Predicted 3D model of a 106-nucleotide RNA (SAM riboswitch aptamer (S box leader)) from Pullulanibacillus camelliae.

RNA sequence: CACUUAUCAUGAGAGGUGGAGGGACUGGCCCAAUGAAGCCCGGCAACCCCGAAGAGUUCAUUCGGAAGGUGCCAAUUCCUUUCAAGCUUUGCUUGGUAGAUAAGCG
Repeated sequence: CACUUAUCAUGAGAGGUGGAGGGACUGGCCCAAUGAAGCCCGGCAACCCCGAAGAGUUCAUUCGGAAGGUGCCAAUUCCUUUCAAGCUUUGCUUGGUAGAUAAGCG
């Protein structure tokens, strides 16, 4: 980097450092010197993982746990242009696409 599968309406600091940016991309709309990003600490969750039930060597499923590997901690993936379908058609809903994360694989 490509592919496959799953998830994306919950949750998470009035700390330290740092100094101007940040929210993927388009267009919006926001956050930010009453202090952005990054880093440290702290926390959340439970994909991998661990234990139990069950099954029966695998898998699925259910319950519990958080030592380890990731991830995450404004706003629904902040909303959204573009594509498709439907409808109570200046718009709305659903899906797709795109993106993010995990696990697997090349």
The coordinates come from a structure-prediction model, not an experiment, and the mean pLDDT is 78. It was read from a public genome assembly, where an Rfam model found it.